The RNA shown here (Bacterial RNase P class A) has 385 nucleotides and comes from a Gammaproteobacteria bacterium.
Its Rfam family is "Bacterial RNase P class A". Rfam classes the family as a ribozyme. Gene Ontology terms of the family: tRNA processing, ribonuclease P activity and dimeric ribonuclease P complex.
Taxonomically the source falls in Gammaproteobacteria (Bacteria, Pseudomonadati, Pseudomonadota).
RNA sequence: CGAGUCGGCCAGGCAGUCGCUGCCAGACCUGCGUCCAUGACCGUUUCGGCGGUGAAGGAGGCACCUGGUGGAGGAAAGUCCGGGCUCCGCAGAGCAGAACGCCAGGUAACGCCUGGGAGGCGAGAGCCUACGGAAAGUGCAGCAGAGAGUAGACCGCCAACCCCGGCUUCGGCUGGGCGGUAAGGGUGAAAGGGUGCGGUAAGAGCGCACCGCGCGACUGGUAACAGUUCGUGGCACGGCAAACCCCGUUCGGAGCAAGGCCAAAUAGGGAUCCAAAGGUGUGGCUCGCACUGGAUCCGGGUAGGCUGCUUGAGGUCAGUAGUGAUACUGAUCCCAGAUGAAUGACUGUCCCCGACAGAACCCGGCUUAUCGGCCGACUCGAUUA
Numbered sequence: 001c002g003a004g005u006c007g008g009c010c011a012g013g014c015a016g017u018c019g020c021u022g023c024c025a026g027a028c029c030u031g032c033g034u035c036c037a038u039g040a041c042c043g044u045u046u047c048g049g050c051g052g053u054g055a056a057g058g059a060g061g062c063a064c065c066u067g068g069u070g071g072a073g074g075a076a077a078g079u080c081c082g083g084g085c086u087c088c089g090c091a092g093a094g095c096a097g098a099a100c101g102c103c104a105g106g107u108a109a110c111g112c113c114u115g116g117g118a119g120g121c122g123a124g125a126g127c128c129u130a131c132g133g134a135a136a137g138u139g140c141a142g143c144a145g146a147g148a149g150u151a152g153a154c155c156g157c158c159a160a161c162c163c164c165g166g167c168u169u170c171g172g173c174u175g176g177g178c179g180g181u182a183a184g185g186g187u188g189a190a191a192g193g194g195u196g197c198g199g200u201a202a203g204a205g206c207g208c209a210c211c212g213c214g215c216g217a218c219u220g221g222u223a224a225c226a227g228u229u230c231g232u233g234g235c236a237c238g239g240c241a242a243a244c245c246c247c248g249u250u251c252g253g254a255g256c257a258a259g260g261c262c263a264a265a266u267a268g269g270g271a272u273c274c275a276a277a278g279g280u281g282u283g284g285c286u287c288g289c290a291c292u293g294g295a296u297c298c299g300g301g302u303a304g305g306c307u308g309c310u311u312g313a314g315g316u317c318a319g320u321a322g323u324g325a326u327a328c329u330g331a332u333c334c335c336a337g338a339u340g341a342a343u344g345a346c347u348g349u350c351c352c353c354g355a356c357a358g359a360a361c362c363c364g365g366c367u368u369a370u371c372g373g374c375c376g377a378c379u380c381g382a383u384u385a
Stems, first nucleotide, its partner, number of pairs: 001381010012350007020071007031062002034059003040053005073356001077367002080365005085255004097251005102116005117131001118129004132246002137244002139240002154185002156181003162177006193211006212235001213233005218227003259307004269298006278292005314333008351354001
């Protein structure tokens, strides 16, 4: 200098003007609403008072006004996992269902994270993995191929044995049958260990050596697992469980429109008291029959309002323990809380001309989207000293 790997961070800057919204402080009583009540008025009275209305006056709250201060994200998103919180008979057991699945650790918890193992990819830094069980059972494998799982004779190889022929110098040679053979060819993603020597009619773990594999022991490791160790078995164990299934672990349900509080008008409900008559309908009238009242209080619910609501598994900076995720200790900070739903608009200026995108109860993750840029650690290649 070029090419790359991993981790972290930023997300146009500055200035001015005008808005929106939360909080704090001040000021104000003109608007809305509340409290106090010398005088006044009304009711009542045992003539002491008591109750009500509420002018003037006084004191606050909200709005308005003034000042200060905070005001979207790394993903606020998808709503895919896990938890807090709330309610539902505190939810115990069984069945069904779902998710997860190497080992150890972290955590409130997780399907997340960290470290390790194994397998795979890369020259390397590094990256990827649904990574339990196929000697419990069932099932599946298109096309090709003779044969696809209790293997298989298409080509090839074989004349040792048996049968039928031909030739013969009688030793054999040769054609066919019955057969043998998994070494070689061919098919396929996959054909029941590999190489070599022996062996054989030809072959074959048939025998042996080495390699591989299974099982057991030993050693190391918390474990997964590993080993140039030892013994043993000729090898008996093919693939698919992201096919059913088996084994193990976890899971009660619904969700802030959860839930709690205050509470009109109208209608309806309940209780007490009053009247016991009246009214309406039928009818010409009476009787009869049917329907029906007033006052006070109570409780539920609707509209509406308040709350839940943001101080939290919180941020920043140090220190300690740990490889790390993380935990602990100390100091310090308060950093959106709306509810027709704010977080913006305009102007100027500079540059590298600015991506994806907007909170709605909260938090931890995962996944997806994203212009451009900065920092740190590392790898490979080239060159120079």